Molecule: transfer RNA
Organism: uncultured Oribacterium sp.
RNA sequence: ACUGUAGCACAGUCGGUAGUGCAUCUGAUUCGUAAUCAGAAGGUCACCGGUUCGAAUCCGGUCAGU
Numbered sequence: 001a002c003u004g005u006a007g008c009a010c011a012g013u014c015g016g017u018a019g020u021g022c023a024u025c026u027g028a029u030u031c032g033u034a035a036u037c038a039g040a041a042g043g044u045c046a047c048c049g050g051u052u053c054g055a056a057u058c059c060g061g062u063c064a065g066u
Stems, first nucleotide, its partner, number of pairs: 001066004007022004016053001024040005046062005
């Protein structure tokens, strides 16, 4: 200096509902499997404070990694 967001890989940083892909579960399709399609579940946004009506996002500090 950069990075830290779902089990994994990441997006979202002009402050206003937290998302995508893969994986998982359920269903449809099939004689069956795979594939495909539909749906569901899963998050204290590393931690502690501050600013603000409102913070993943801005400011300070701490921790971890490169």